[in-house]
RNA sequence: GGCAAACCCAUUGAAAGGUGGGGACGCAAAGCCUCCGGUCUAACGGCGCGGCGCUGAGUGGGCGCGCCCAGGAUAGCGGGGCUGCCGAA
Numbered sequence: 001g002g003c004a005a006a007c008c009c010a011u012u013g014a015a016a017g018g019u020g021g022g023g024a025c026g027c028a029a030a031g032c033c034u035c036c037g038g039u040c041u042a043a044c045g046g047c048g049c050g051g052c053g054c055u056g057a058g059u060g061g062g063c064g065c066g067c068c069c070a071g072g073a074u075a076g077c078g079g080g081g082c083u084g085c086c087g088a089a
Stems, first nucleotide, its partner, number of pairs: 002027002007022006025076001031082003035079003038074003045068006052061001
């Protein structure tokens, strides 16, 4: 010399998160790639509960809550793949 954490502003997304600007915690690959594992979120979907409506009973429906779930995300969580600056040796 390079990159840019947290945080702030704007924007985007259901969220996790992403993008741009400001800003530097750190990083010798903190450059690029989701192939493997981990972690994060849970829209869609599934299951259950509640009460609403209807009903002789019930029960599809729509509403709320809980649980499960990645096809979403994280490359600055590791492993792996590709590429790579300066210089002693």
Molecule: c-di-GMP-I riboswitch aptamer
Organism: soil metagenome